[in-house]
RNA sequence: GCCGAUAUAGCUCAGUUGGUAGAGCAACUCAUUCGUAAUGAGUAGGUCGGGAGUUCGAGCCUCCCUAUCGGCU
Numbered sequence: 001g002c003c004g005a006u007a008u009a010g011c012u013c014a015g016u017u018g019g020u021a022g023a024g025c026a027a028c029u030c031a032u033u034c035g036u037a038a039u040g041a042g043u044a045g046g047u048c049g050g051g052a053g054u055u056c057g058a059g060c061c062u063c064c065c066u067a068u069c070g071g072c073u
Stems, first nucleotide, its partner, number of pairs: 001072007010025004019056001027043005049065005
């Protein structure tokens, strides 16, 4: 330099024809307990790596850029 994959909550990941963004774990609150853990119930946490475009509408499609990983030279 070329090719490919990945980037979504604090962490691990879903989101499979474009239609209001989810789960598990972690955190916090409450109940239970003499207390802790465990268990049960609930709450909060994201403008989806950055920018632009297409569209009534983009996590998803197109282009550019960044980071990580792999391959080729």
The prediction has a mean pLDDT of 82. Predicted 3D model of a 73-nucleotide RNA (transfer RNA) from Candidatus Melainabacteria bacterium MEL.A1. Rfam family: tRNA. Rfam describes the family as follows. Transfer RNA (tRNA) molecules are approximately 80 nucleotides in length.